[in-house]
Context: one part of a larger RNA
RNA sequence: UCCGGCGAGUUACGCCUCAGGCGCGAGGUUAAGGUCUUGUGGACCGGAGCCGCAGCGAAAGCGAGUCCUGUAACGAGGGCGCGUGGAGUGCCUGGGGGUAGACCCGAAGCCAGGGCGAUCUACCCAUGAGCAGGGUGAAGCUGGGGUAACACCCAGUGGAGGCCCGCACCGGUAUGGGUUGAAAACCGUUCGGAUGACUUGUGGGUAGGGGUGAAAGGCCAAUCAAGCCUGGAGAUAGCUGGUUCUCCCCGAAAUCUAUUGAGGUAGAGCCUCGCGGCGGGUGCUUGGCACCGUAUGUCGGCAGGGGGUAGAGCGACUGGAUGGGCGCGGGGGGGCGUGGCCCCUACCAACCCCAACCAAACUCCGAAUACCUGACCGAUGGACCGCGGGAGGCAGUCGCCGAGCGAUAAUGUCCGGCGGCGAGAGGGAAAGAACCCAGAGCCACAGCUAAGGCCCCGAAGUGGCCGCUGAGUAUAGCGAAGGAUGUGUCCGUGCCGUGACAACCGGGAGGUUGGCUUAGAAGCAGCCACUCCUUUAAAGAGUGCGUAAUAGCUCACCGGUCCAGCGUGGAUGCGCCGAGAAUGGUCGGGAUUAAGCGGCCCGCCGAAGCUUGGCCUUCACACUUUGUGUGAGGGGUAGGGGAGCGUUCCCGUAGCGGUGAAGCCUCGGUGGAAACCUUGAGGUGGAGCGGCGGGAAGUGAGGAUGCCGGA
Numbered sequence: 001u002c003c004g005g006c007g008a009g010u011u012a013c014g015c016c017u018c019a020g021g022c023g024c025g026a027g028g029u030u031a032a033g034g035u036c037u038u039g040u041g042g043a044c045c046g047g048a049g050c051c052g053c054a055g056c057g058a059a060a061g062c063g064a065g066u067c068c069u070g071u072a073a074c075g076a077g078g079g080c081g082c083g084u085g086g087a088g089u090g091c092c093u094g095g096g097g098g099u100a101g102a103c104c105c106g107a108a109g110c111c112a113g114g115g116c117g118a119u120c121u122a123c124c125c126a127u128g129a130g131c132a133g134g135g136u137g138a139a140g141c142u143g144g145g146g147u148a149a150c151a152c153c154c155a156g157u158g159g160a161g162g163c164c165c166g167c168a169c170c171g172g173u174a175u176g177g178g179u180u181g182a183a184a185a186c187c188g189u190u191c192g193g194a195u196g197a198c199u200u201g202u203g204g205g206u207a208g209g210g211g212u213g214a215a216a217g218g219c220c221a222a223u224c225a226a227g228c229c230u231g232g233a234g235a236u237a238g239c240u241g242g243u244u245c246u247c248c249c250c251g252a253a254a255u256c257u258a259u260u261g262a263g264g265u266a267g268a269g270c271c272u273c274g275c276g277g278c279g280g281g282u283g284c285u286u287g288g289c290a291c292c293g294u295a296u297g298u299c300g301g302c303a304g305g306g307g308g309u310a311g312a313g314c315g316a317c318u319g320g321a322u323g324g325g326c327g328c329g330g331g332g333g334g335g336c337g338u339g340g341c342c343c344c345u346a347c348c349a350a351c352c353c354c355a356a357c358c359a360a361a362c363u364c365c366g367a368a369u370a371c372c373u374g375a376c377c378g379a380u381g382g383a384c385c386g387c388g389g390g391a392g393g394c395a396g397u398c399g400c401c402g403a404g405c406g407a408u409a410a411u412g413u414c415c416g417g418c419g420g421c422g423a424g425a426g427g428g429a430a431a432g433a434a435c436c437c438a439g440a441g442c443c444a445c446a447g448c449u450a451a452g453g454c455c456c457c458g459a460a461g462u463g464g465c466c467g468c469u470g471a472g473u474a475u476a477g478c479g480a481a482g483g484a485u486g487u488g489u490c491c492g493u494g495c496c497g498u499g500a501c502a503a504c505c506g507g508g509a510g511g512u513u514g515g516c517u518u519a520g521a522a523g524c525a526g527c528c529a530c531u532c533c534u535u536u537a538a539a540g541a542g543u544g545c546g547u548a549a550u551a552g553c554u555c556a557c558c559g560g561u562c563c564a565g566c567g568u569g570g571a572u573g574c575g576c577c578g579a580g581a582a583u584g585g586u587c588g589g590g591a592u593u594a595a596g597c598g599g600c601c602c603g604c605c606g607a608a609g610c611u612u613g614g615c616c617u618u619c620a621c622a623c624u625u626u627g628u629g630u631g632a633g634g635g636g637u638a639g640g641g642g643a644g645c646g647u648u649c650c651c652g653u654a655g656c657g658g659u660g661a662a663g664c665c666u667c668g669g670u671g672g673a674a675a676c677c678u679u680g681a682g683g684u685g686g687a688g689c690g691g692c693g694g695g696a697a698g699u700g701a702g703g704a705u706g707c708c709g710g711a
Base pairs, nucleotide, nucleotide: 001711002710003709004708005707006706011100012099013098015097016096017095018094019093020092021091022090023089024088027051028050029049033045034044035043036042037041055062056061065080066079067078068077103242104241106239110232111231112230114229115228116227122206123205124204125203126202127201128200129199130198131196133165134164135163136161140157141156142155143154144153145152169193170192171191174189175188176187177186208224210220211219212218245644246643247642248641249640250639255268256267257266258265259264270392271390272389273388274387275386276385277384280292281291282290283289284288297380298379299378300377301376302374303373304372305371311365312363313362318359319358320357322355323354324353325352329348330347331345332344333343334342335341336339396421397420398419399418400417401416402415404413405412426437427436428435441615442614443613444612446611447610448609452605453604454603455590456589457588461602463601464600465599466598467597468596474592475591482577483576486574487573488572489571490570491569492568493567494566495565503561504560505559506558507557509534510533511532514528515527516526540555544553545552616634617633618632619631620630621629622628623627645700647697648696649695650694651693652692653691655689656688663684664683665682666681667680668677669676670675
């Protein structure tokens, strides 16, 4: 992992509540117990008790009233009741709740005048055992020296020590291996102690809030911040997982408020099921029921409203803010007559003026929408409202629009509006919850379309006309500031056959080396200048290169040659550069110069949409009942409601079976499904089975790291 079996809303109650059914009804009902009996049962006694028929008060108590305030006492006033006529109660079944383990499995834990453990390990007691070899050489002693005598010194002897090196033994420092191991702590190398606070055998002692501990919360049998076993015990689990047959109808929410509340819960909102709802008319068996019309709801129209958003404005406020004018006032400088007195100022600058602005918490203004009201008109229609039973849900999410927060970041966060997903399949976007199209009852080898497409993959145009692009730009999504004689279109403007623009040929002079400065400064280091005058077709007191300075080359400017357009500014279309990420690239691919981009047009393809034909089903209505017809519906998670299938056992009743029951295998057949064949066939098997009508449940398996067994 697979297969088989087992495996989860049950049962009880003098309980509560609601619905359906039945009985009796101002009453209803018995419980324990008992009697009888044809006995898993039935009939009948049993009225204790319970609920209802009356309430008010804390109570005594009073009673259609009663209690309170108040008063001398009533009344009046207030609370809860009564009066216009009363419905309950018992049983059964079902929905929900309560109390119980209460749908099932699951803790870590807590407790126990319950028990088992010191054969592991900690410490202790008693009694035993063990420690190769080597080294060092304390005290003491002996001899010698030495002293007044000691002390002291030397040599020898001696053999001390939690002494030294190092086996056994005890340990476990570092590292390699091992890490589904050879091993639930090991192996190799290395290392510490090794006569001691040493190690070890045997026997014994200390026990769970207790022991023991050279102390690590260590150890107390591979278990220790309180051992193990059993019990309380089905502890509790607002948490996770799981929760078993079918079909039909409807169908959510992820919000508000509150919460020792935030992943829980309650009330409300949203879903479902049932019942009821004004006044009028008609019919029927009084009560009452049915039907018709209608009010209430929703949408649209029309009518009437309030507003302070978008925008805009501010010479209308409150604030902000730029430039200019004027310049109160101030700063700086100066002056004397020392007064806030005069003069200057290129500084700052109020009010006012000109010009142009800004604002969620500014408004002289002010929409579109949205919202509110309506007894009017139209459409729809029990859709509406109320009461009651049952829920689920209170983690949402993406897109677009309007805001806040954030960085005019985030698949960010928080609100409002709408849509979707959630709970929605189908077609498109290569793939893709949320985007675009579109809401799937079933069947069809029928048709039309949507989005999107029509060269091939791949259904449909290698469609038509007109432009653009030359970058494979592009054909899905993608890019900025900035840059550029890319190219199309449009609009200005300057020069030009009295010859433009470009090129080529020639000229480009004189005063003068302008003056100053400078070693020099001559067009060209620098400074100055109203940079002048002359000759000219034209030529700067000089545009750049150059020299030490000159020189030299060149430009402006002019003539000639040539010949028709040449410059410049703006708007816009499509392109170019800017252009960068880590395994091999790409538009989905092939590929494409149209199969790219823009415009106009025709045709076609394309979905579970729409249409057509057949069928199933829900609801409403109509009719002649079974049924038929018409109309409107049938996506669906949580969840509500309805109708069924099957399993085991029991009761009743018709049956089957050795001429072969159940079960199993193969085939055939039926139903809308669960399933079925008591209208079946064959094989196997070898003794029971079941149709129909009821009843009762240990009643349906794929999931729970489910349990047991097998492979």
The part of an RNA shown here (large-subunit ribosomal RNA, domain II) has 711 nucleotides and comes from Gemmatirosa kalamazoonensis. The coordinates come from a structure-prediction model, not an experiment, and the mean pLDDT is 83.